[in-house]
Parts: sequence; C1' cells; structure tokens
RNA sequence: CCUCCCGUCGCGGGAGAGCGCACGACCGCGCACCGCCCCAGGGCGCCGCGGUCGGCCACCGAAGGAGCAAGCAUCCCCGCCAAUCUCUCAGGUCACAGAACCGCGACGACCAC
Repeated sequence: CCUCCCGUCGCGGGAGAGCGCACGACCGCGCACCGCCCCAGGGCGCCGCGGUCGGCCACCGAAGGAGCAAGCAUCCCCGCCAAUCUCUCAGGUCACAGAACCGCGACGACCAC
C1' cells in the first nucleotide's frame, strides 16, 4: 500500500398475496325521479359514484420481530445456537413506496505480511 471479511451511503436488479365486503363516519362530484324550504333561481334530504379513516373476513411473506435442530456445555435442569425453515406481532395484497438477497462504486473500520 492492496485484496478478503464487516459497517454506512449511492446506483441497478428484486418475488408473493382481494384494485375484498358494502357496515359506519367524513369529504368531493353528480342529482333524472320523489319529499321539504323558498327570493322560483336555487338549497337541503334521499339516491349513485369515487376517495380517506375505522370495522370485518380471506390471503402473502423477502424490512423489522419471535421460535426451534444438529452441535456446544452440564451430574441434571437452566443456558448458547442459523436460515430464504416456522409463526405471522408489525408490515404487505392496482400503482407508488418498501423489500431479504445479488452486482457495481465510494467512504469508513479492521489489519497480518
């Protein structure tokens, strides 16, 4: 001084599962019919659509989180102990965002020879 390992940042790639229900509240748009008010122009209620929040059900698993095997240790119990395995608390099920993991780059850390 360099590489590997480790950490951070940037860029690229990156799966899965309902764009569920129509139950409530709010907002926006429309309002043919009906009802109410009235200055006869409109406004409100009802109704329809969309959005947000809440609720309910179904589902996914790759942020995070949790659990365990072999093995280690112990007289025994307790304990240590990985995952893309399991659980689904959180998160997610159009898109956006996020995303384990992989590649490239930069910086940092470590540091024998």
Predicted 3D model of a 113-nucleotide RNA (Glycine riboswitch aptamer) from Frondihabitans australicus. The organism belongs to Frondihabitans, within Bacteria. Its mean pLDDT, the model's own confidence on a scale to 100, is 76.